This is a predicted structure of a 115-nucleotide RNA (TPP riboswitch aptamer (THI element)) from Robertmurraya sp. Taxonomically the source falls in Robertmurraya (Bacteria, Bacillati, Caryophanales, Bacillaceae). The coordinates come from a structure-prediction model, not an experiment, and the mean pLDDT is 77.

RNA sequence: UGUAAUAACUGGGGGAGCCCGAUAGUUCGGGCUGAGAUAGAAACACGCUUAAGUUUCUAAACCCUUUGGACCUGAUCUGGAUCAUGCCAGCGUGGGGAAGUUAGCAAAUCAUGAU
Repeated sequence: UGUAAUAACUGGGGGAGCCCGAUAGUUCGGGCUGAGAUAGAAACACGCUUAAGUUUCUAAACCCUUUGGACCUGAUCUGGAUCAUGCCAGCGUGGGGAAGUUAGCAAAUCAUGAU
């Protein structure tokens, strides 16, 4: 001076779906995919002859952080499979998307020592 992989630290980003059964309350139990489908609170909304929502906030775990498929969007998309699903594949070199430091490593130069 440079820097691929890797690691650490600090900061940042992100998602939480689908199905079955039970129960008058908005939960409980089980199953599927996945790294992850968690816990609590509030507001709104809905229901009470057979039903379980929406949004926000807090916390935990997990994943990702520009060499970025973590995740969002197109998308109420297309094909296949499934009881069902953002399950699998396509779309996809699409459009967006959150970074710094240090270790480490490499090269050059200088100094010292040995041959």